[in-house]
RNA sequence: CCCGAUAAAGGCAAACCUAUCGAAAGGUGGGGACGCAAAGCCACGAGUCUUAGUAGUGAAUACCACUAAAGAUAGUCGGGCCGCCGAAG
Numbered sequence: 001c002c003c004g005a006u007a008a009a010g011g012c013a014a015a016c017c018u019a020u021c022g023a024a025a026g027g028u029g030g031g032g033a034c035g036c037a038a039a040g041c042c043a044c045g046a047g048u049c050u051u052a053g054u055a056g057u058g059a060a061u062a063c064c065a066c067u068a069a070a071g072a073u074a075g076u077c078g079g080g081c082c083g084c085c086g087a088a089g
Stems, first nucleotide, its partner, number of pairs: 002089001003086002011036002016031006034075001040081003044078003047073005054068005
């Protein structure tokens, strides 16, 4: 360094409930643990999710749909940065 124990010390926290922010996806705090060796951090690439407002298209109005665009997700995958412990190999 790879690797990852029925190791030790610790850590995080899905669903769900709750308060709050948001149009929504979702975020944050509290409770709670399905899991996690990067489930620490970063939306850079891909994926997925959302559509209030904005622009465009569908034929013209409204509605609606789609696209752009914007937003979300790091517990979808890849990439980048940083990092605790140390058995066997």